[in-house]
RNA sequence: AUGAGUCAUGCGGGAGAUUUCCAUGGUGGAAAGCCGAAGAAGUAAAUUGGGAUCCUGCCCGGAUUUCAAUGAAUCUUUCAGGCAAACGGACCGCAUGAGGACG
Repeated sequence: AUGAGUCAUGCGGGAGAUUUCCAUGGUGGAAAGCCGAAGAAGUAAAUUGGGAUCCUGCCCGGAUUUCAAUGAAUCUUUCAGGCAAACGGACCGCAUGAGGACG
């Protein structure tokens, strides 16, 4: 000196989904309904380990089967959150900082 994944901060963009009743200045409460893109939870293929059977009498190895663990999400659940605006908001872009893969 190139400066990846990742993390943080700032700026910009950023969807979806109701009605009724009560009270009422604003706003709030209740009931039923609805939404998925804070968060949370579940999970496929695959990999690993143990057992059983067979190939083969044994070791190694292989096949089938069973149990367990790891295992992704924008998929699913709707716990939480949300359903005027505001706030929030996965994700995307830019900048800065940390970091130091690769060269």

Annotation
This is a predicted structure of a 103-nucleotide RNA (Glycine riboswitch aptamer) from a Clostridia bacterium. It was read from a public genome assembly, where an Rfam model found it. Its mean pLDDT, the model's own confidence on a scale to 100, is 78.